[in-house]
This is a predicted structure of a 71-nucleotide RNA (transfer RNA) from Clydonella sawyeri. Model confidence (mean pLDDT): 83 of 100. It is recorded under the gene name trnA. Rfam family: tRNA. Gene Ontology term of the family: triplet codon-amino acid adaptor activity. By type it is a transfer RNA.
RNA sequence: GGGGUUAUAUUUUAAUGGUAGAAUUUUUGUUUUGCAUACAAAAGAUAUCGGUUCGAUUCCGAUUAACUCCA
Numbered sequence: 001g002g003g004g005u006u007a008u009a010u011u012u013u014a015a016u017g018g019u020a021g022a023a024u025u026u027u028u029g030u031u032u033u034g035c036a037u038a039c040a041a042a043a044g045a046u047a048u049c050g051g052u053u054c055g056a057u058u059c060c061g062a063u064u065a066a067c068u069c070c071a
Base pairs, nucleotide, nucleotide: 001070002069003068004067005066006065007064011023012022013021018054025043026042027041028040029039030038047063048062049061050060051059
C1' cells in the first nucleotide's frame, strides 16, 4: 500500500426491514444476629456521518477503531 471480518448496556451476547431482549454488573427493597445465596424492582446500549425506504440494529457508501490475509 491492497483485500477481508467485526463494532449493540460495565462486560458477554440475541434480534431475516416493523415497540432493542437476556445473562452479568450497579443501586434499592424483602429474607438473615450478620455475610453470602435466593426473590422483587429500578437504572443502563445499536461506533460516527450520509443515502435508500412509509419505516433501518438490519440494506448501501464514506470515515474511525480493532483483528486478520497478501505484498